[in-house]
Small-subunit ribosomal RNA, central domain from an uncultured bacterium, 349 nucleotides, folded computationally.
The RNAcentral record of the full RNA draws on ENA.
Its Rfam family is "Bacterial small subunit ribosomal RNA".
Context: one part of a larger RNA
RNA sequence: UUGGGCGUAAAGCGCGUCUAGGCGGUUUGGUAAGUCUGAUGUGAAAAUGCGGGGCUCAACUCCGUAUUGCGUUGGAAACUGCCAAACUAGAGUACUGGAGAGGUGGGCGGAACUACAAGUGUAGAGGUGAAAUUCGUAGAUAUUUGUAGGAAUGCCGAUUGCGAAGGCAGCUCACUGGAGCGCAACUGACGCUGAAGCUCGAAAGUGCGGGUAUCGAACAGGAUUAGAUACCCUGGUAGUCCUGGCCGUAAACGAUGGAUACUAGGUGUAGGAGGUAUCGACCCCUUCUGUGCCGGAGUUAACGCAAUAAGUAUCCCGCCUGGGGAGUACGGCCGCAAGGCUGAAACUC
Numbered sequence: 001u002u003g004g005g006c007g008u009a010a011a012g013c014g015c016g017u018c019u020a021g022g023c024g025g026u027u028u029g030g031u032a033a034g035u036c037u038g039a040u041g042u043g044a045a046a047a048u049g050c051g052g053g054g055c056u057c058a059a060c061u062c063c064g065u066a067u068u069g070c071g072u073u074g075g076a077a078a079c080u081g082c083c084a085a086a087c088u089a090g091a092g093u094a095c096u097g098g099a100g101a102g103g104u105g106g107g108c109g110g111a112a113c114u115a116c117a118a119g120u121g122u123a124g125a126g127g128u129g130a131a132a133u134u135c136g137u138a139g140a141u142a143u144u145u146g147u148a149g150g151a152a153u154g155c156c157g158a159u160u161g162c163g164a165a166g167g168c169a170g171c172u173c174a175c176u177g178g179a180g181c182g183c184a185a186c187u188g189a190c191g192c193u194g195a196a197g198c199u200c201g202a203a204a205g206u207g208c209g210g211g212u213a214u215c216g217a218a219c220a221g222g223a224u225u226a227g228a229u230a231c232c233c234u235g236g237u238a239g240u241c242c243u244g245g246c247c248g249u250a251a252a253c254g255a256u257g258g259a260u261a262c263u264a265g266g267u268g269u270a271g272g273a274g275g276u277a278u279c280g281a282c283c284c285c286u287u288c289u290g291u292g293c294c295g296g297a298g299u300u301a302a303c304g305c306a307a308u309a310a311g312u313a314u315c316c317c318g319c320c321u322g323g324g325g326a327g328u329a330c331g332g333c334c335g336c337a338a339g340g341c342u343g344a345a346a347c348u349c
C1' cells in the first nucleotide's frame, strides 16, 4: 500500500474560522478531457506464462498464443468534467413579533465576613474523637451602634436557558454577537469539508503595577503516631481579585470530528407558529427548533446506543496498528522561565 478500525479494548485535533485541495442540487443544448468501442502502428529476439508437437521420459527443443502498455485514427454520448442558458427544493438576504446566567464596559444594592472605634458586660472563649498550640482581667467571647475594606452574589434555581469550545448567575444602563419561529419579497448553487495558516482557549504558573476581606500551596507551631516531612487543630507567605502582557495545557468528557438524507413508538420540558375552544385566558390537537428519560427494528465483543444513533448510506478532515523503554532522547520550532508542540531507536517481554 491493500484491508480493518477510532463511546469503554490502540485511535476524534480543546474549540472555531478560513486558504489550497477533495466532494457537490434540478433542467436543456453543446463539447468530447475522463469513459466505452472499431481499425491500425509499436511493444526486437531469447527468456517467462498458457495450449500443443519432437527426442523411450525429463532436462532440452520446436510451433502457436499471451505480453494487461503507449501512439495515431474512425465512432458513441448515458455518467463525470468543461462551455452556454435556465430553475428553486440547498445556501443566503430582507421583513415580523418573541426567548435567553451569550459578550464588553459603566453605575447601584443587600446579606455575610474581617478589622477598627465606642457602649453594655464578666471570666472565660476557640478548637477537637479527646486535647493542646492560640485569644482573653492591658477586659476577650457574647451583644448593640458606627466606620472602613475586599471578595462572592442566598432565595428565585430547574432534569432550565445561552454560547463554537473554554465557559456564563444580585439589580440596572449603554454598546454588541449568535440561534430559533413565522412570512415567502429578493439573490440564484453563491454549498459541504478543510492539510497548512490564524483566532479563542478552565485552573495552575509567569513578568509589571495595584489590591488583599476570606480562603490558603510553602512554612511555623500544637496534636496523632513506632515514626507522621500527612490526615485533625492554631497561625500563615505566594496565590486567590484588578490592569494590560506571556503561557497554551486538563478526565479541555458525551472519553462519541463536521455536514446531508432516510429509518416504529411513548413520555417530560424550553422557545415560537397554526388550529380548536372560549366573552377572554387556560385546556386540547398539529407543527418547527432545542433539551431529557424510556423503548422497537437495526447495531454491538458485551455493556449499551437507539431520529440529539454507537442504525442505514454518501462526502471531507483528524487519528490508530502489541506492552514496556517513552510522550523519553536527539534535532527543529515556540516560551522570560516553568515548559509546550513535533517525536524515535537500542534493549526487553
Stems, first nucleotide, its partner, number of pairs: 004320003007303002012317001014200001016198002021193003025087007033080002035076008048066007090190001091187003095182001102176007109153001113149008124135002161168002205246002209242002215239001219235004257316006265294011298305002322349003331342004